[in-house]
């Protein structure tokens, strides 16, 4: 030197569940706000706010999957290291690092 941490900026990429007596509650890093359209409890758009960013289980797909749990969701297993999945900028701060040099 290469290569390696951990923070911020920029730039990209991601979801928004479940229960309810509609007061709330529950999990989670997040289940926010506003505006449109539909009109029952849904889809789109912008903003936050949070998470991921190829060393990629953020997220999507299979999947209205299987098994276990749970009022549901979570959650633990398996599907499974299966197939996709966002690229190259700037700075700080922090510490290792082959070897060469020189000096005791």
């Nucleotide at each position: 030197a290469a290569c390696g941490g951990u923070c911020u900026c920029a730039c990209g990429g991601g979801g928004u569940g479940c229960c309810u007596u509609c007061g709330g509650g529950c999990u989670g890093a997040g289940a926010g706000g506003c505006g449109c359209g539909g009109u029952u409890u849904c889809g789109c758009g912008c903003c936050a706010a949070c998470c991921c960013a190829u060393c990629g289980a953020a997220c999507c797909u299979g999947a209205u999957c299987c098994g276990g749990g749970u009022c549901g969701u979570a959650c633990c297993g398996g599907c499974g290291g299966a197939g996709g999945g966002a690229a190259c900028g700037a700075g700080a701060c922090a510490u290792g690092g082959a070897c060469g040099a020189g000096a005791a």
The RNA shown here (TPP riboswitch aptamer (THI element)) has 104 nucleotides and comes from Salinarimonas rosea DSM 21201. Its mean pLDDT, the model's own confidence on a scale to 100, is 75.